[in-house]
RNA sequence: GUACGAUAACGGCAAAAUCACUGAAAAGUGGUGACGCAAAGCUUUAGGGACUAAUGUUAUCAAAAGGUAACGAUGUCAGCCAGCUUCCGAA
Numbered sequence: 001g002u003a004c005g006a007u008a009a010c011g012g013c014a015a016a017a018u019c020a021c022u023g024a025a026a027a028g029u030g031g032u033g034a035c036g037c038a039a040a041g042c043u044u045u046a047g048g049g050a051c052u053a054a055u056g057u058u059a060u061c062a063a064a065a066g067g068u069a070a071c072g073a074u075g076u077c078a079g080c081c082a083g084c085u086u087c088c089g090a091a
Stems, first nucleotide, its partner, number of pairs: 004089002012037002017032006035079001041084003047081002049077003056071006
């Protein structure tokens, strides 16, 4: 240095649920709370994958307003894989 990860040490993050706010929604932010995590640190049209479907488009119901269904991210998820960076030092 690389690989690896211990009933080690210093520590760190914070699931579900819930309260408030934002959002069309997925979901996000903050508080409480810990399921867990050796990267649960950072990074998304410019790596894949997943979720939602507003504005739209198509079809249909309807006099119309509007509704229903399908398609579809430019939206969201990094605690889905992935890329990059990284503390400690047993076996």

Source information:
This is a predicted structure of a 91-nucleotide RNA (c-di-GMP-I riboswitch aptamer) from Mesobacillus harenae. Lineage of the source: Bacteria > Bacillati > Bacillota > Bacillaceae > Mesobacillus. Rfam family: c-di-GMP-I riboswitch aptamer. From the family's description: GEMM was predicted in a large-scale screen for bacterial structured RNA regulatory elements. Genes associated with GEMM are involved in a diverse array of functions, including chemotaxis regulation, signal transduction, secretion and chitin. Its mean pLDDT, the model's own confidence on a scale to 100, is 86. The sequence was found by an Rfam model in a public genome assembly.